[in-house]
RNA sequence: UACUUCAAUGGCGAUGAAGUCCGCCAUAAACCGCGUUUCACGCUGAUGACUUCUUUUCUCGU
Numbered sequence: 001u002a003c004u005u006c007a008a009u010g011g012c013g014a015u016g017a018a019g020u021c022c023g024c025c026a027u028a029a030a031c032c033g034c035g036u037u038u039c040a041c042g043c044u045g046a047u048g049a050c051u052u053c054u055u056u057u058c059u060c061g062u
Stems, first nucleotide, its partner, number of pairs: 009026005016053006033043004
């Protein structure tokens, strides 16, 4: 000096918040949804997963 591994810490996982778990990245990276004829139009989901709250939409009842 370069590479690899472990621990701690920090960051991230397509639209908000909290908790738990999982995964990824770490001095630049992880990350930044899908389809089409890519001009432009269309589609799913507030989760990485689970639980709860909030926003929005649909149905039923009062």